[in-house]
About this RNA:
RNAcentral holds the sequence, with entries from ENA. The RNA shown here (transfer RNA) has 75 nucleotides and comes from a Candidatus Woesearchaeota archaeon.
Formats: sequence, structure tokens, C1' cells
RNA sequence: GGGCCUGUAGCUUAGCCUGGAUGGAGCGGCGGCCUUCUAAGCCGCAGGUCGGGGGUUCGAAUCCCCUCAGGCCCG
Repeated sequence: GGGCCUGUAGCUUAGCCUGGAUGGAGCGGCGGCCUUCUAAGCCGCAGGUCGGGGGUUCGAAUCCCCUCAGGCCCG
């Protein structure tokens, strides 16, 4: 230099191929119930520029282009 894969909440991850309304879940965090206390269990709440930018579209996590980071392969 060329090719491929991965990137979504603090962590793990679904959704992406076949665009559709508020992007869900588990763990963790906070609050409450329960308990003598803790743990467990139950209920609720907060937390996401979907790596970044641009484009297409009525509408983009999803399609296209560029780019960043990590990994693998080739030269």
C1' cells in the first nucleotide's frame, strides 16, 4: 500500500442481509417493597450523537461514500 472482519448504555449483547413509528435485553447503578441486618426475590427509575462525518430517502442502527480505532490476511 491492497483486501476482509469488528465497533450499539459502565460491561456483555439483540436488531443490520429484507429501511418504518418511542433502539430492546441481561449484568451493573439508583430508589422502593420484603427482611432483625445482609443476601436472594419482587417493583420502579436513570443511562444510547448505534465509532465519526456526509449522501440517498417521506423515513437510516440498517443502503451508499469518506474517515477513525482494533484485529486478521496478502504484498